[in-house]
A computed fold for a 252-nucleotide part of an RNA from a metagenome, annotated as large-subunit ribosomal RNA, domain VI.
Context: one part of a larger RNA
This record gives sequence, C1' cells and structure tokens, in this order.
RNA sequence: CGUUAGUAAAUUGCGUGGACAUGACCUUAGUACGAGAGGACCGGGUCGUAUGUACCGCUGGUGUAUCUGUUGUGCCGCCAGGUGCAGUGCAGAGUAGCUAUGUACAGCCAGGAUAAGCGCUGAAAGCAUCUAAGCGCGAAACCUUCCACAAGAUGAAUUUACUUUUAAGGGUCGUCAGAGACUAUGACGUUGAUAGGCUACAGGUGUAAAGGCAGUAAUGUCAAAGCCGAGUAGUACUAAUUGCCCGUAAGC
Repeated sequence: CGUUAGUAAAUUGCGUGGACAUGACCUUAGUACGAGAGGACCGGGUCGUAUGUACCGCUGGUGUAUCUGUUGUGCCGCCAGGUGCAGUGCAGAGUAGCUAUGUACAGCCAGGAUAAGCGCUGAAAGCAUCUAAGCGCGAAACCUUCCACAAGAUGAAUUUACUUUUAAGGGUCGUCAGAGACUAUGACGUUGAUAGGCUACAGGUGUAAAGGCAGUAAUGUCAAAGCCGAGUAGUACUAAUUGCCCGUAAGC
C1' cells in the first nucleotide's frame, strides 16, 4: 500500500516446512520344519543406541560489580582497619541467568491409493493363462494421520464485538523484561507494585569491626557473626507528570 468505512479480538486452512531411525534380550518355543545338524514366521514384553525438542527440581560447569583467605608494593600521617595495582594478582567457594555430560518427553497406532511381487474370475485361442474387460492382497517410498507456520491464499476467506466522529483505536513520552543488534514483541504508567529503594525471607560466603573476657603471647570466645549481583513476597519512599500527534471514509 492492497484486501473498498475504521478498529479490537478469535478462527478456517490453500499451501509450506519439520518429524516419521534402529539394535539386543526374554517369551511364544528348542515349538512348526528337518534324518540330524540346526532352527523360525506370526504374536507378546523388557532394556538400549543414535537423533530431536523442552527444561534447570537433581548431578555438574560457568558465574571478571558475591563472600572469604593470602603474597608483593603504593596510598589513606602512624598502629589498627581499609583501598589501588600486579592476567579477576593468586587461591577456595558460589545466587540468578546461561548451560550438558543432567532431567523429562518423542518416533507409535491407523486409514487410502500403489511398486516389485502374489492372486481370483476370465476370454482372445472349446485347453491353459494374474489381463485383454472386471476384482483383490501387497513396502520405511506417495496421500493423510503427528508437530509448527500459514488469507499478499491479489482466489486477499470466516465469525464476534466496538465506533458512528473532538469517535473507536493507536502513536509519541516515561518505568521496564519473561523480549531484544536497531526495530519489533510483551508488562506497566497514580483507578499504579513497572523498575529502583526499603523490609522480610530464600540463597551464597563462613563467624566482620570495635570492645569485654581467657591467655605471657600466638590465639580463642561473646558471635550461625558480618557482608552480599541478578531470586520470592510485601511496602508508594523515588521515578512512571501534564500534554501533543494520527485517525475523522462510505453511509446516516
């Protein structure tokens, strides 16, 4: 821009893409078959392999603005206590998020029309013949079934609701994230828990400083302390102010 008024939702599915993998073992059954050796079809069940999708409760990884320990050196006048730099200085742990080697799930079943092949009936050709007329069975391939997208499907579909004009409905702007390169999408904007702050809790680290006590001292203890990014909930303390713009056709 179109879909012939404009919106907001919900659908149908033309069509497109994906997926549809495979083994071993147990049983049927040492049965059918076979002189024996050997050894099934059909059917039932169990456990895997590879692959794919999703997720982070578990097991782990990462986690450079979390916590702790510690070396050298500079600085805060000194002590104490901190802080900068040294690959995050090094080392030990680790929330959220992201992740696999972790967890869950998946391929099924069924139908249609067929291939090779196997048949029925059956003439040409009094026989025979699956074929010439006619009728069946038959495969991971084909069409459905399963999953996702999907009306620019210009063949532009359908349904419901709203608005009849300073309209309905959008945008801009702001606070944001489960979204994200930008945009878009989604949440919220005081009739408010959207983000930050604060409080509580979860979780991480591992018992802060100062002081008291014990000890000659190192150190121990009062103390599960102190500190803390992303988590959960609560709470208007802060910021989401006020506006502006688009839309206004057919018809009535």